A computed fold for a 74-nucleotide RNA from a Candidatus Aenigmatarchaeota archaeon, annotated as transfer RNA.
[in-house]
RNA sequence: GGGUCGGUAGCUCAGCAUGGUAGAGCAGCGGACUUUUAAUCCGUUGGUCGCGAGUUCAAAUCUUGCUCGGCCCA
Repeated sequence: GGGUCGGUAGCUCAGCAUGGUAGAGCAGCGGACUUUUAAUCCGUUGGUCGCGAGUUCAAAUCUUGCUCGGCCCA
């Protein structure tokens, strides 16, 4: 340099094909239970969806430029 896959909550990831309220688990916070801790249960906080541009009534999702990372080829 070429190809390909990926970047979504503090962490690990789904959601993308077929655009329509951004999710799960763990973690955090509050509570119940317990002599206390742990475990368990209930509630709850947390997101410019890597960065721009375009298409659209509407974009995490489609198109495109860039950027970062993995793998393959040279």